A computed fold for a 350-nucleotide part of an RNA from an uncultured bacterium, annotated as small-subunit ribosomal RNA, central domain. Its mean pLDDT, the model's own confidence on a scale to 100, is 87. The RNAcentral record of the full RNA draws on ENA and SILVA.
Context: one part of a larger RNA
RNA sequence: CUGGGCGUAAAGGGCACGCAGGCGGCUGUUCAAGUUCGACGUGAAAUCUCCUGGCUUAACCGGGAGAAGCCGUUGGAAACUGAAUGGCUUGAGGCAAUGAGAGGGAUGCGGAAUUCCCGGUGUAGUGGUGGAAUGCGUAGAUAUCGGGAAGAACACCAGUGGCGAAAGCGGCAUCCUGGCAUUGAACUGACGCUCAUGUGCGAAAGCGUGGGUAGCGAACGGGAUUAGAUACCCCGGUAGUCCACGCUGUAAACGAUGUGAACUAGGUGUAGGUGGUAUUGACCCCAUCUGUGCCAAAGCCAACGCGAUAAGUUCACCGCCUGGGGAGUACGGCCGCAAGGCUAAAACUC
Repeated sequence: CUGGGCGUAAAGGGCACGCAGGCGGCUGUUCAAGUUCGACGUGAAAUCUCCUGGCUUAACCGGGAGAAGCCGUUGGAAACUGAAUGGCUUGAGGCAAUGAGAGGGAUGCGGAAUUCCCGGUGUAGUGGUGGAAUGCGUAGAUAUCGGGAAGAACACCAGUGGCGAAAGCGGCAUCCUGGCAUUGAACUGACGCUCAUGUGCGAAAGCGUGGGUAGCGAACGGGAUUAGAUACCCCGGUAGUCCACGCUGUAAACGAUGUGAACUAGGUGUAGGUGGUAUUGACCCCAUCUGUGCCAAAGCCAACGCGAUAAGUUCACCGCCUGGGGAGUACGGCCGCAAGGCUAAAACUC
């Protein structure tokens, strides 16, 4: 330097932005770094190949010729890559007009339910289970009616529906704000793709400070069950769950499928646009773009399956794998308040 791979066998980074680097649309001119051709030089000897000779052969040895990547100098070529300088519009971006949406942040408001408190009616049970018991209740519970308080979550709508890079997002209103799609087109003119290091975001649990605490509920206590029961079931219940600010940085962070681009039969749903035919108008129907599902031709695959949302056919760039255990561990380093995270072996063993 090189191979084969990464949906399920080992293997896609949790997700994004992005410097360096790698790669890069159509076209004109110039240069000649890469590239390519010639000449010259160099390329020691031995080795190697061919011819030939010497040991009775061979190995071995002698002679001659050839070959020799690369490198240097020099002269040409200009298709491709590159460099310089022009042009272009298809990539990318901008503009205008529409459109859908639980996208994000802040503030305010609402009703149902639950629990608690106060009052009325009312009396002996209630609750819970497979069956019970602990628990609650004559100091009046449960039930029911009226009033009040608090916190958390938003029934129906609701949908392999929508939005978001992922994590994720669902009552209503207002303010601030990001992205996306379609149509038009007379703007810019390759401004692009990917991205080691880096930076930001990142469920739940956990941590720090302060608040809040209705319901639920690790730990814990009690009742059962059981041979036991540090559980499953029941009665309670603290952290936590909620809010603000800061930290942590991990998940079966999953489509177990990196991002971008191009190409390759169809069928059928659904969501958001645009255009057209017809119509009084709408539905319908046709065409087209974007998203999201199902089935399937070719092809692929070990099979399962995938199949224009590819796991098909290709290109660019990044990440990762290399038998099982030891081990995602030790040691060291970096990060963290800690818990721990990231990076990451070996002996030994099968």